c-di-GMP-I riboswitch aptamer from a Syntrophomonadaceae bacterium, 84 nucleotides, folded computationally. Its Rfam family is "c-di-GMP-I riboswitch aptamer". Its family is annotated with cyclic-di-GMP binding in the Gene Ontology.
RNA sequence: UCUUGAAAAGGGCAAACUCGUCGAAAGGCGGGGACGCAAAACCACGGGUCUAAGGCCUUAGGGCUAAGACAGCCGGUUGCCGGG
Repeated sequence: UCUUGAAAAGGGCAAACUCGUCGAAAGGCGGGGACGCAAAACCACGGGUCUAAGGCCUUAGGGCUAAGACAGCCGGUUGCCGGG
């Protein structure tokens, strides 16, 4: 440097649910909690997904829309330990 995660050491993160809190919502943050994760670390200037306050349209039922979100969907960047 490339490749790999069978076993091992030290550890790390924390889904659902729940309590508090912020938010129009999606969702975020903090506590509890562990389904899982070798990148479940970082990136929302690539794709995708979610929401639709505001805006536009409306046959007044609703529809469209991101400047709001999601990295534990794909992707990109960096990287611990061990094997080859």
Taxonomically the source falls in Syntrophomonadaceae (Bacteria, Bacillati, Bacillota, Clostridia). The coordinates come from a structure-prediction model, not an experiment, and the mean pLDDT is 88.